Model confidence (mean pLDDT): 82 of 100. Predicted 3D model of a 74-nucleotide RNA (transfer RNA) from a Candidatus Gottesmanbacteria bacterium. Lineage of the source: Bacteria > Bacteria candidate phyla > Candidatus Gottesmaniibacteriota.

RNA sequence: GGCGCGUUCGUCUAGUGGCCCAGGACGCGGCCCUUUCAAGGCCGAAAUCACCGGUCCGAAUCCGGUACGCGCUA
Numbered sequence: 001g002g003c004g005c006g007u008u009c010g011u012c013u014a015g016u017g018g019c020c021c022a023g024g025a026c027g028c029g030g031c032c033c034u035u036u037c038a039a040g041g042c043c044g045a046a047a048u049c050a051c052c053g054g055u056c057c058g059a060a061u062c063c064g065g066u067a068c069g070c071g072c073u074a
Base pairs, nucleotide, nucleotide: 001073002072003071004070005069006068007067010026011025012024013023018057028044029043030042031041032040050066051065052064053063054062
């Protein structure tokens, strides 16, 4: 250099065109419980889905490019 795969809350992940103002777990914050802590219960905050374009009535999802990571190959 060429080809392929991946990138989604702080972390891990679900989602493969409309049910989605993106769901769950851990972590974080508040309250309850407890003499206190842990455990448990309830509630909450947190991702414009790597970035820029395109297709479509509609895109995290399809297409192109770019960046980063991984693999194969010369």